A computed fold for a 97-nucleotide RNA from a Deltaproteobacteria bacterium, annotated as Bacterial small signal recognition particle RNA. The sequence was found by an Rfam model in a public genome assembly. It matches the Rfam family "Bacterial small signal recognition particle RNA". Rfam classes the family as a non-coding RNA gene.

RNA sequence: GAUUCGACUUCACGCAACGGACGAUUACGAACCCCGUCAGGUCCGGAAGGAAGCAGCGGUAAGUAAACCCGGACGUGUCGUGAACGCUCGGACCUUC
Numbered sequence: 001g002a003u004u005c006g007a008c009u010u011c012a013c014g015c016a017a018c019g020g021a022c023g024a025u026u027a028c029g030a031a032c033c034c035c036g037u038c039a040g041g042u043c044c045g046g047a048a049g050g051a052a053g054c055a056g057c058g059g060u061a062a063g064u065a066a067a068c069c070c071g072g073a074c075g076u077g078u079c080g081u082g083a084a085c086g087c088u089c090g091g092a093c094c095u096u097c
Base pairs, nucleotide, nucleotide: 001094003092004091005090006089007088008086009084010083011082012081013080014079016078017076018075019074022071023070025066026065027064028063034059035058036057037056042051043050044049
């Protein structure tokens, strides 16, 4: 110096893992300004009946909490495969000095 192999760097793909967030699930969750049902009481009516509606109860909203099961994305590189450059490192072999 040539050839070649590997590592490293970058990219792509695949696969699970991890991480936080989101959705879904469950629970809690509104004196009134959410819904439903509205005891008592109130109002309208001669009456029959009707109206509004507090408390209570039930359901939920915003939100809070829970953990692993679920969902699809994101990120990392813990792995595998392929490709690209060589600027770096290591090896093999050949040639030359």